[in-house]
RNA sequence: AUGAAUAUAUGGGGAGAGAACGCAUCAGCUGCGUCGCCGAAGGAGCAAGUAAUUACUAUUAUGAAUCUCUCAGGCAAAAGAACUCGUAUAGGACG
Numbered sequence: 001a002u003g004a005a006u007a008u009a010u011g012g013g014g015a016g017a018g019a020a021c022g023c024a025u026c027a028g029c030u031g032c033g034u035c036g037c038c039g040a041a042g043g044a045g046c047a048a049g050u051a052a053u054u055a056c057u058a059u060u061a062u063g064a065a066u067c068u069c070u071c072a073g074g075c076a077a078a079a080g081a082a083c084u085c086g087u088a089u090a091g092g093a094c095g
Stems, first nucleotide, its partner, number of pairs: 006090008018035001020034005036075003042071001043069003049062005
């Protein structure tokens, strides 16, 4: 400085899927069990590529997502919520 990425705070938007059933308790947004389901907190998995080893084949490591899994979480409303927009502060890239 016509101030990038990024971080923090705050305000707005923000999907899906049983107010399932049984027992206990009764203060509950409670506890235990059974079956069904969701994908957008968090967590886990991997393609190309890259690196190492190897005579070849190959092996190992690394490696993204709103993809896959469903451990955790969730399945009325409220709350939360990835992501996103505004504002403020920090920041100091390009020029």

Record summary
Predicted 3D model of a 95-nucleotide RNA (Glycine riboswitch aptamer) from Psychrobacillus faecigallinarum. Taxonomically the source falls in Psychrobacillus (Bacteria, Bacillati, Bacillota, Bacilli). Rfam family: Glycine riboswitch aptamer. From the family's description: This family represents the bacterial glycine riboswitch.